[in-house]
């Protein structure tokens, strides 16, 4: 790289260091951010694997592999249904799909 499956409304800092951007990409929004952005270390959450007490299943716990740590994946785009509206069209809400991520296998 790709293919599978699972999950993606919860949680996680008034710390250091950096010093201007960030919020996966494209569009439109909307936010964060010199009261300090990424990015490093520290520190934390989690539980996918694994480990360790256990077993019908599990739960519990957190040493290690990974991960994550403003806003649901920050929210739309593609379709479908139901409201409503002066009704080619719009809004609103649900919900299906696409795109990303994260683990775990596999090729």
């Nucleotide at each position: 790289a790709u293919c599978u499956u699972a999950u993606c409304g919860a949680g996680a800092g008034u710390g250091g260091u950096g010093g201007a951007g960030g919020g996966a990409c494209u569009u439109g929004g909307c936010c964060c951010g010199a009261u300090g952005a990424a990015g490093c270390c520290c520190g934390g959450c989690a539980a996918c694997c694994u480990g360790u007490c256990a077993u019908c299943a599990g739960c519990a716990u957190a040493a290690g592999g990974u991960g994550c740590c403003a806003a649901u994946u920050c929210c739309a785009g593609c379709g479908a249904a139901a409201u409503g509206g002066g009704c080619u069209c719009c809004a609103u809400u649900u919900u299906g799909g696409a795109a990303g991520a994260u683990a775990a296998g596999g090729u």